[in-house]
């Protein structure tokens, strides 16, 4: 210098104006509470700080929290699949091993079982699984003067088909032929030595001549899973009393509905109404309230909630994934749903009459965290493998 493999990371900057949410602290009103100077709030303003992402995305796994009866057994569902690790767990990482690609860095693989059972193999062929005579070869019968033609049988050696056709190569043997038999090789199963913590590898030995593929088909086997989710969940106000949810638009109303309150009717309190666990059954628990039908509206606020299995740095253990132990850091937190808007100037990439003109990825928290997936303009950096040429 061409041409690839891996890995990690960045994803506008930078200034001046305006604007928006969250803390905080200062004022200026207003409210309220003890009660004579504080305390809580609300709103308005100034100041100061923090204000999207590597994916925040899909919500597809696995937790964490929470509530359901701290959840008992059998089935049924579902998950998970070499193998030792690693984690809080995972279907994620990391290592090896084991088939596949690559000449090589290096990649891919839902990788347990197919002699427990069943099921299915498109097309194409005769024939797709205890197989099969379609042409061929071989024997015997008739026929025919012959070439050759019919019939029966044999035969899986050699053609064809196909993803695949029931072991491979030589030989013995036969009318041809065949693991019928025999040497050698493959590949099954056992058995044994030897590495290895194991998957597995290597070597020798015995068998019977060989057994198809496919479980992202049913099914075996080990193994794991109780459910629903922050609209979980929990609390304030106000006592015919509210707490909520949907759907609609004219966004603060209108409709519908759950629980709850009010009135009434049936039914039941141990001969027990009815509930609880979630797909069925058994068990097993609580137990005085269940069911219907009418009525009156109202739909505020506060916590969950942001500090973590955190982030950065350094040292030690580990091949690694990751653990330990010391420093530092404070890093959104709305619900009317903030994270933004306009000029300049630099930077990218693109057109270009060299005057400039366009344009600026993919996307945007909603409890939280580890993942995995998809999607991404353009750039940056190591590390490594071929090939050339040179030294």
């Nucleotide at each position: 210098c061409g041409a690839g493999c891996c890995g990690a990371c960045c994803g506008g900057g930078u200034g001046a104006c305006c604007g928006c949410g969250g803390c905080a602290c200062c004022g200026a009103c207003g409210g309220g509470c003890c009660c004579a100077g504080g305390c809580c709030u609300g709103c308005c303003g100034g100041u100061g700080u923090c204000g999207a992402g590597g994916a925040a995305a899909g919500u597809c796994c696995g937790g964490a929290c929470u509530c359901c009866g701290a959840a008992g057994a059998g089935c049924a569902a579902g998950g998970u699949g070499g193998u030792g690790g690693g984690u809080a767990a995972c279907a994620c990482c990391c290592a090896c091993c084991c088939g596949g690609g690559g000449c090589g860095a290096c990649c891919c693989g839902c990788g347990g079982g197919a002699c427990a059972g069943u099921g299915c193999c498109a097309c194409a062929g005769a024939g797709a699984a205890c197989a099969g005579a379609c042409c061929g070869c071989c024997c015997c019968u008739c026929c025919g003067c012959g070439a050759g033609g019919a019939g029966g049988g044999g035969u899986g050696a050699g053609g064809g088909u196909g993803a695949a056709a029931c072991g491979g190569u030589g030989g013995u043997g036969u009318a041809a032929g065949a693991g019928a038999c025999c040497a050698c090789c493959a590949g099954c199963a056992c058995c044994c030595c030897a590495g290895g913590u194991g998957a597995c590898u290597g070597g020798g030995g015995u068998g019977g001549c060989u057994c198809g593929g496919u479980a992202a088909a049913c099914c075996c086997c080990a193994c794991c899973u109780g459910g629903a989710g922050c609209a979980a969940g929990g609390c304030c106000a106000a006592g015919a009393a509210g707490a909520c949810c949907g759907u609609g638009c004219g966004u603060g109303c209108a409709c519908g509905g759950u629980c709850g309150c009010g009135g009434g009717a049936g039914c039941g309190u141990c001969c027990g109404a009815g509930g609880g666990c979630u797909g069925c059954u058994c068990g097993c628990c609580c137990g005085a309230g269940c069911u219907c039908c009418c009525g009156g509206g109202u739909a505020g606020g506060c916590c969950g909630c942001a500090c973590c299995a955190g982030g950065c740095c350094g040292c030690u253990g580990g091949u690694g994934a990751c653990a330990g132990c010391g420093g530092u850091c404070g890093c959104a937190g709305a619900u009317g749903g903030a994270u933004g808007g306009u000029c300049a100037c630099c930077g990218g990439c693109c057109c270009u009459c060299c005057g400039g003109g366009g344009u600026c990825a993919c996307a945007g928290a909603a409890u939280c965290c580890g993942g995995c997936u998809u999607a991404c303009a353009g750039g940056u950096c190591g590390g490594c493998u071929c090939g050339u040429c040179c030294a």
Molecule: Bacterial RNase P class A
Organism: Auraticoccus monumenti